[in-house]
RNA sequence: GUCGAUAAAGGCAAACCUGCCAAAAGGCAGGGGCGCAACGCCACGGGUCCUUGCUCUCAGUGAGGUGUCUAAUCGGUACCUUUCUGGAAGGACAAGACCGCCGGGCUGCCGGCC
Numbered sequence: 001g002u003c004g005a006u007a008a009a010g011g012c013a014a015a016c017c018u019g020c021c022a023a024a025a026g027g028c029a030g031g032g033g034c035g036c037a038a039c040g041c042c043a044c045g046g047g048u049c050c051u052u053g054c055u056c057u058c059a060g061u062g063a064g065g066u067g068u069c070u071a072a073u074c075g076g077u078a079c080c081u082u083u084c085u086g087g088a089a090g091g092a093c094a095a096g097a098c099c100g101c102c103g104g105g106c107u108g109c110c111g112g113c114c
Stems, first nucleotide, its partner, number of pairs: 001113004011036002016031006034100001040106003044103003047098003051095003054090002057087004062082008
């Protein structure tokens, strides 16, 4: 430098379950073990999540404005603007999360070959 064997010594740990943390994506710990020779570390580029902001939309809700009904209103009604709650969609932008999606960077055990 390159490769990873039916070798040896070891390591990590997906889904799922439990507990805790977070608004959430998700994280941490214990159990578990699908996998992993960098599946050790870094969100740097792409990507993903669609979580939050945002955009759009549906339902409910409070407020305001204008028109209208009325003799009249703090009432009825139509439209517009807007607050809050819940749901659906979008993924341009911003934030966040994921390195066990791909690439990049850093580091590293054992062994074969050169």
Source information:
The RNA shown here (c-di-GMP-I-GGC riboswitch aptamer) has 114 nucleotides and comes from a Woeseiaceae bacterium. Model confidence (mean pLDDT): 79 of 100. The model forms 95% of the base pairs in the Rfam consensus. NCBI's taxonomy places the organism under Bacteria, Pseudomonadati, Gammaproteobacteria, Woeseiales, Woeseiaceae.